[in-house]
The RNA shown here (glmS glucosamine-6-phosphate activated ribozyme aptamer) has 148 nucleotides. It was read from a public genome assembly, where an Rfam model found it. Of the family's consensus pairs, 83% are formed in the model.

C1' cells in the first nucleotide's frame, strides 16, 4: 500500500405479529404501506401529509414516527438612527392566488431461482402533495429608553 471476508450505519410507510390471507404431505416458510414529502427544543392531544397502485385495498392488531394543534422556552422578520417590550407572521425562518421547472416505486414484462408461496435481478410507462423560481394581491404596527 492492495486484496477478500465479515459487521454495523446510510435514519420512520418504519419495526414487530399469538389473528388472517397465500404456499407446503408435514415441519414449516412467506405476505402484512409503493414511492414522493417531511425535524428548533419540551410537555400534552391526536386513526399524522401527498398521489400511485391493488381489490383478504396496503386486512386485522401493538409499537413507533419528521405531520397537526395547544401552551411554554429559544430563534428569524417586520415602525426605529439604535436598543427593549409587546403584537404580527413565521421555524433557514410574511400571507394568500396563479403559473412554471425538476421528479417515483410498486404493480407489468422479461430473466434466474424454489418442492410452492414470496423474496431477488433487469427493463420501461405513469402521480399529487411539497420545496424552488416568477407575477399579482395583501400586511409590513403600537409602546418605551425620550428629556428639546
Nucleotide at each position: 500500500a492492495g486484496g477478500a471476508c465479515g459487521u454495523u450505519g446510510u435514519u420512520a410507510g418504519c419495526g414487530c405479529c399469538g389473528g388472517g390471507a397465500c404456499c407446503g404431505g408435514g415441519a414449516g416458510g412467506u405476505c402484512g404501506a409503493c414511492g414522493a414529502g417531511g425535524a428548533c427544543g419540551g410537555c400534552a392531544g391526536u386513526u399524522a401529509u401527498c398521489g400511485a397502485a391493488a381489490g383478504a385495498u396496503u386486512c386485522g392488531g401493538c409499537g413507533g414516527a419528521u405531520g397537526c394543534u395547544g401552551c411554554c422556552g429559544c430563534g428569524g422578520u417586520u415602525u426605529u438612527a439604535a436598543a427593549g417590550u409587546g403584537g404580527a407572521u413565521c421555524g433557514a425562518a410574511g400571507a394568500g392566488a396563479a403559473a412554471a421547472u425538476c421528479a417515483a416505486a410498486a404493480a407489468g414484462c422479461a430473466g434466474a431461482a424454489u418442492c410452492a408461496a414470496c423474496a431477488c435481478u433487469g427493463u420501461a410507462a405513469c402521480a399529487g402533495a411539497g420545496c424552488u423560481u416568477u407575477u399579482c394581491u395583501c400586511a409590513g404596527c403600537a409602546c418605551u429608553u425620550a428629556a428639546a
About this RNA
Model confidence (mean pLDDT): 76 of 100.